Description
Model confidence (mean pLDDT): 82 of 100. A computed fold for a 72-nucleotide RNA from a Candidatus Micrarchaeota archaeon, annotated as transfer RNA.
RNA sequence: GCCUCCGUAGCUCAACGGCAGAGCGACUCCCUUGUAAGGAGUAGGUUGAGGGUUCAAAUCCCUCCGGGGGCU
Numbered sequence: 001g002c003c004u005c006c007g008u009a010g011c012u013c014a015a016c017g018g019c020a021g022a023g024c025g026a027c028u029c030c031c032u033u034g035u036a037a038g039g040a041g042u043a044g045g046u047u048g049a050g051g052g053u054u055c056a057a058a059u060c061c062c063u064c065c066g067g068g069g070g071c072u
Stems, first nucleotide, its partner, number of pairs: 001071007010024004018055001026042005048064005
C1' cells in the first nucleotide's frame, strides 16, 4: 500500500429501512438479627465522526477515525 471483518449502555452482545433491547454490572425496595443468595423495580445510549439516499437510517451508499485478520 491492497483486501476483508468489526465499532450499539460500565462490560459481553442483539436488533427484516418503521418506538434502540437482553444478560451481567450499578442503584433502590422486599426478604434476613446481619451478609450472601433469592424476589420486585429504577437509572443508564448524540448507535465511532461527518456527509448522502429515503416519508423514515443502528441498518443502504461515500469519506474519514480506531481495532482485529489476511496479502504484498